[in-house]
Molecule: transfer RNA
Organism: bacterium
């Protein structure tokens, strides 16, 4: 410096235009003498960032910014 590839809940990961979900993980209840299991309900996202296309972008494009991979290059 040139290509490819991830980035989404605390964690692991789906979702690939139409108002984000799951599984574990954590409140609360419930159960129990307790605790673990088991059940219920809930909390938790500026979708890595700007910007564009579009009625409508997590998705498409362009830059940039972080991980990994693979080729020049110099030494």
């Nucleotide at each position: 410096g040139g290509g490819c590839u991830c980035g989404u809940a605390g964690c692991u990961c789906a979702g690939u235009g139409g108002u984000a979900g799951a599984g574990c993980g954590c409140a609360u209840c419930g159960u129990u003498g307790a605790c673990a299991u088991c059940g219920a309900u809930g909390a938790g996202g500026u979708c890595g960032g700007u910007g564009g296309u579009u009625c409508g972008a997590u998705c498409c494009c362009a830059c940039c910014c972080g991980g990994g991979c693979c080729c020049a290059c110099c030494a």